Guanidine-I riboswitch aptamer from Roseisalinus antarcticus, 113 nucleotides, folded computationally. Its mean pLDDT, the model's own confidence on a scale to 100, is 80. The source organism's lineage runs through Bacteria, Pseudomonadati, Pseudomonadota, Rhodobacterales and Roseisalinus. The sequence is in RNAcentral, with records from ENA, Rfam and Ribocentre.
[in-house]
RNA sequence: AUGCAGGGUGUCUAGGGUUCCGCCUCCUCCUCCUCCCGAGGGUCUGGUCCGAGAGACGCCACCUGCCCGGCAAAUUCCGGACAGGUACACGGCGGGGCAAAAACCCGGGAGAG
Repeated sequence: AUGCAGGGUGUCUAGGGUUCCGCCUCCUCCUCCUCCCGAGGGUCUGGUCCGAGAGACGCCACCUGCCCGGCAAAUUCCGGACAGGUACACGGCGGGGCAAAAACCCGGGAGAG
């Protein structure tokens, strides 16, 4: 310097906001109260919602070893059983984005080491 299994997906979580629901406040009407309508609030615990490369678990996929079967033949092609493995991982600014935001996406990017 180059190469190599380390990939996909589902359900969640940390986290995230505010379309919708709920909650809170205000206004109008009204003798008064409550509800409805309307306005505002995420500096509202929540439900729906978004959600991780560097979070969890599952499934698929893949890699290595070994064995078995198929075919005229096999270390080589095709199929299967079993065992093991899929490691490590600091990180902006800015932009994108369903209503919006984020640890989402650009992005295991720039940069650092």